[in-house]
RNA sequence: AGGGAAAUAAUUUAACGGUAGAAUAUCAGUCUUCAAAAUUGAGCGUAUAGGUUCGAAUCCUAUUUUCCCUG
Numbered sequence: 001a002g003g004g005a006a007a008u009a010a011u012u013u014a015a016c017g018g019u020a021g022a023a024u025a026u027c028a029g030u031c032u033u034c035a036a037a038a039u040u041g042a043g044c045g046u047a048u049a050g051g052u053u054c055g056a057a058u059c060c061u062a063u064u065u066u067c068c069c070u071g
Stems, first nucleotide, its partner, number of pairs: 001070007010024004018054001026042005047063005
């Protein structure tokens, strides 16, 4: 320099264009003499900017970051 892939919660990871879920972690409650375990609940998210669409995490374009391949 060229080609390709990915970006979703604190972490890992789902989601036919139609209300963004789960697990772990965090916090609070129940239980326990205390703790652990168990159990109930809460909070926390679509990289950025545009476009298409009645409706975008999803489709298109550009940018940013990371990774892979070729040289």
A computed fold for a 71-nucleotide RNA from Conidiobolus sp., annotated as transfer RNA. Model confidence (mean pLDDT): 82 of 100. RNAcentral holds the sequence, with entries from ENA. Rfam family: tRNA.